[in-house]
RNA sequence: UGGCAGGCUAGUCCGGGUAGCUCGGCGUUAUCUAUAACCCGAAAUCGUCGAUAAGCGGGGGACGAAGCCGAAGGAAGGUCUCUGGAUCAUCUUCAAACCUGUGAUCUCAACUGCGAAGCCCCGUCCUGUCUGGAUGGUGGUGAUAUGGGGACUGGUUGGAGAAUCAGUUUCUGCAUCUUCAUCGUGGAGAACGGCCGAGGCCCGGAAGGGAGCAGGCUUACCGUGAGCAUACAUCGCUUUCAGGGUUGCGGAGUGGAGGAGAGAUUGCAGACCACUUGUUGGUGUGAAGGACAUCGACCCAAGGCGUGCCUGUCA
Numbered sequence: 001u002g003g004c005a006g007g008c009u010a011g012u013c014c015g016g017g018u019a020g021c022u023c024g025g026c027g028u029u030a031u032c033u034a035u036a037a038c039c040c041g042a043a044a045u046c047g048u049c050g051a052u053a054a055g056c057g058g059g060g061g062a063c064g065a066a067g068c069c070g071a072a073g074g075a076a077g078g079u080c081u082c083u084g085g086a087u088c089a090u091c092u093u094c095a096a097a098c099c100u101g102u103g104a105u106c107u108c109a110a111c112u113g114c115g116a117a118g119c120c121c122c123g124u125c126c127u128g129u130c131u132g133g134a135u136g137g138u139g140g141u142g143a144u145a146u147g148g149g150g151a152c153u154g155g156u157u158g159g160a161g162a163a164u165c166a167g168u169u170u171c172u173g174c175a176u177c178u179u180c181a182u183c184g185u186g187g188a189g190a191a192c193g194g195c196c197g198a199g200g201c202c203c204g205g206a207a208g209g210g211a212g213c214a215g216g217c218u219u220a221c222c223g224u225g226a227g228c229a230u231a232c233a234u235c236g237c238u239u240u241c242a243g244g245g246u247u248g249c250g251g252a253g254u255g256g257a258g259g260a261g262a263g264a265u266u267g268c269a270g271a272c273c274a275c276u277u278g279u280u281g282g283u284g285u286g287a288a289g290g291a292c293a294u295c296g297a298c299c300c301a302a303g304g305c306g307u308g309c310c311u312g313u314c315a
Stems, first nucleotide, its partner, number of pairs: 001315008011063004015033005023050005038059004067305003073299002077295003081291003088284004094278003099270010111258001118254002121251004125244004132237001133235004137230003142177003146173012182226006193218004201210003
């Protein structure tokens, strides 16, 4: 000095770019690209820094004098400025389709000599009028005579209960006359309408008399049915007359062979609010692609920097 083996110390590696954000760097975000190859925590109206801007706060691994920097070239991918005009939306022009009317051609066809189209008449319908009918609404008369009660007032008699007479008023039976106002039937007044009135009550020596609850009858009254009257109202009915209407249905007559209607194609004319199709011209949007410039992971690589210290062993 060199080879081999071992141990150190500096140090190297464990990714990088673009866009966005920002005055600017880095991070969190989006995205491109690479490696054999790190982990944890927080961070968009945010975190941390200032051209010395390794993001901040904490851990770990691989290698070790190993390596690091890197011109030129290529290049994934992005960015700026132009260019380019797709697509879509909206407005608009014209045409078509859709829609309406009418004509032509073709096809089908209910019905049809038990009689088609066409023509004509009638009923059904509407308005008014007339004759009925029906349904409903509304209505319930007075007078006279006589008999029997009630109430009130007054006179007389009686020891009480009470009796009797007169007047006024009222209810009611019956009869006659009048009226369209009559006949059934149901209920019926707590007392304040009438009659009867168990028991009990009142007067009385007794005879007897009186008031009267419950209850019964009757009446006013409230319903209901029939009949009657009506200057009332209405009409799914009906008679007559006049007028109107008749697209439906039914019927009579005439007529003597077609025919309501449906569909397809097509001519002409109209309509064209909306929807649909194509088309013309605007407005907005602005994809792909292209050009210049620029950043650039990654690949390749000129060149530059670095290649130290100790021990063992062999030559």
Predicted 3D model of a 315-nucleotide RNA (Archaeal signal recognition particle RNA) from Methanohalophilus levihalophilus. Its Rfam family is "Archaeal signal recognition particle RNA". Rfam classes the family as a non-coding RNA gene. The sequence is in RNAcentral, with records from ENA.